[in-house]
Context: one part of a larger RNA
Parts: sequence; C1' cells; structure tokens
RNA sequence: CGCAGGAAAUUUGAGAAGAGCUGUCCUUAGUACGAGAGGACCGGGACGGACGAACCUCUGGUAUGCCAGUUGUACCGCCAGGUGCACCGCUGGUUAGCUACGUUCGGAAGGGAUAACCGCUGAAAGCAUCUAAGCGGGAAGCCCACUUCGAGAUGAGAUUUCCAUACACAUUUUUGUGUGAGAGGCCCCCAGCUAGACCACUGGGUUGAUAGGCCGGAUGUGGAAGCGAGGACUAACGACUCGUGAAGCUGACCGGUACUAAUAGGCCG
Repeated sequence: CGCAGGAAAUUUGAGAAGAGCUGUCCUUAGUACGAGAGGACCGGGACGGACGAACCUCUGGUAUGCCAGUUGUACCGCCAGGUGCACCGCUGGUUAGCUACGUUCGGAAGGGAUAACCGCUGAAAGCAUCUAAGCGGGAAGCCCACUUCGAGAUGAGAUUUCCAUACACAUUUUUGUGUGAGAGGCCCCCAGCUAGACCACUGGGUUGAUAGGCCGGAUGUGGAAGCGAGGACUAACGACUCGUGAAGCUGACCGGUACUAAUAGGCCG
C1' cells in the first nucleotide's frame, strides 16, 4: 500500500515445513516343522541404541558487584580493621539464569487408495484364463491421521462485538470542498529472566506494584567487628582457642511497601 467505511478479538485452511529409524531379551514354545541336528510364522510383554523436542525437580557444569580462607606488595599515621594491584592474585564453596553429563516425552495406533504380487467370478475362444465387463486381498512407500507456520490464498475468506454514516458551503440531478464527532490505534514515558541485534512482542504509566530503593523471607557462605576470658614457647607482646552468637554478610529468587522514576502532552482516525 492492498483486501471499496473504520476498528478489536476469535477463527477456517488453499498451501508449506517437520516427524517417519532400529536392536536385544522374555513369552507363545523347545510348540508347528524335522529322522536328528536344529527350530519358527502369528500374537503379547520388557529393556535399549541413535535421533528429536521441552525443561531445570534431581545429578553435574558455569558463576568477574555472593560468602569465607590465604600469599606478596602498596596505602588508609601506627595497632586493630580494611582497600587497591598481582589471570576474578590464588584456593574452598555457591543463589538465580543458561546448560548436559541430568529429567520428561516422541516415532505410534487407525482409516483410504494402491505397487509388485496373490485371488474370486468370467467370456472373447462350449475348454482354460486374476481381466476384457465386474469384485476382493496386498508395502517402512502414497493420501489422511500427529506437530508447526499459514487469507498478499490479490481467489486477499468466515464469525462476534464496537464506532460512524453529523453539519455547512458550492453544485442541475450527481458530485465536490471544508468543519466536526468517534470505536480504536500510535507517538511519548517506565520496564521485561514470559520478548529481544534494531524493530517487533509482552506488562505498566499515579484510579499505579512496571522497575529501582527499602522491609521481611528464602538461598548461599560458615561463626563478623568490638569486647571479655584462656594462651605453648618465656618475662611481656602475640599466633591461636572459647564466649557474647546458627553470628555477620548475602547478585539475579519469593512476598510486601508509593520513598524514587513511569510527568506533562501530542498525533492519526
């Protein structure tokens, strides 16, 4: 821009894409078959492989503004306590998120038309013949069925709901010009770990919990600082230990709370 008024929502499905795999074991049954050796069809069940999808409860991985320990050095005047730099200095753990090595699920069942092939009835051709008329069976394949996209399917579909079809002027009917009303939409702003390169999408914009902050909880770390007590060596100091004290701190998680920021407004229609 189109889909001959403008919107919002829900859809139909022309068409397109994906998927489609396979093994071992048990049973039927040591049965049918076979002299024996051996050894099934059909049917039922269990467990796998590879592949794919989703997810993070578990098990792991990751963790660069989480916690602790620790080395060297510099600084905060010194002690104590900290901070910077050294690969995040190194080391031990670790929430959310993202992940696989983890978890769950999938291929199916069923229907239709068929291929090779197997048949029924049956003439031409008194026989025979699956075929000429007619009628069956038959594949991991084909069409459905399963999953996803999908009306620019210009053949532009359908349904429901909402708004409007008002006024003025010009004009010979017809039409043209202008002004409104209006569903709804957008701009703008705040955010998003349901989205994301941008855009889009989703949520929200004070009649507000959208994000941050704050409060509480969870989780993680693992016993903060200060103070008090003990303390080998040895006389002091002191490493260290104990108490105060499941302490202190704690990114992304959960809940609450307008403190901060979503102001004010504009446009299309």

RNAcentral holds the full RNA, with entries from Rfam.
Large-subunit ribosomal RNA, domain VI from Psychromicrobium lacuslunae, 269 nucleotides, folded computationally.
Taxonomically the source falls in Psychromicrobium (Bacteria, Actinomycetes, Micrococcales, Micrococcaceae).
Model confidence (mean pLDDT): 83 of 100.